The RNA shown here (transfer RNA) has 72 nucleotides and comes from a Chitinophagales bacterium. The source organism's lineage runs through Bacteria, Pseudomonadati, Bacteroidota, Chitinophagia and Chitinophagales. The coordinates come from a structure-prediction model, not an experiment, and the mean pLDDT is 81. It matches the Rfam family "tRNA". Rfam classes the family as a transfer RNA.
RNA sequence: GGCUCCGUAGUAUAAUGGAUAGAAUGGAAGAUUCCGGUUCUUCAGAUGGCGGUUCGAUUCCGCCCGGGGCUA
Numbered sequence: 001g002g003c004u005c006c007g008u009a010g011u012a013u014a015a016u017g018g019a020u021a022g023a024a025u026g027g028a029a030g031a032u033u034c035c036g037g038u039u040c041u042u043c044a045g046a047u048g049g050c051g052g053u054u055c056g057a058u059u060c061c062g063c064c065c066g067g068g069g070c071u072a
Base pairs, nucleotide, nucleotide: 001071002070003069004068005067006066007065010025011024013022018055027043028042029041030040031039048064049063050062051061052060
């Protein structure tokens, strides 16, 4: 260089065209407790970037960025 796969909360993940992008763990607040832990309730937090297709894009297409693999 060529081919190929992947990129979603702090972390590890679900969602294959139509939801307010879901759950876990972690974080914050509250309840409980003499204090802490456990448990319960609530809250905040994410689609790598730019374009395109579409009434509608996390999803499909192109380029770029980052990572893994194969090949010379």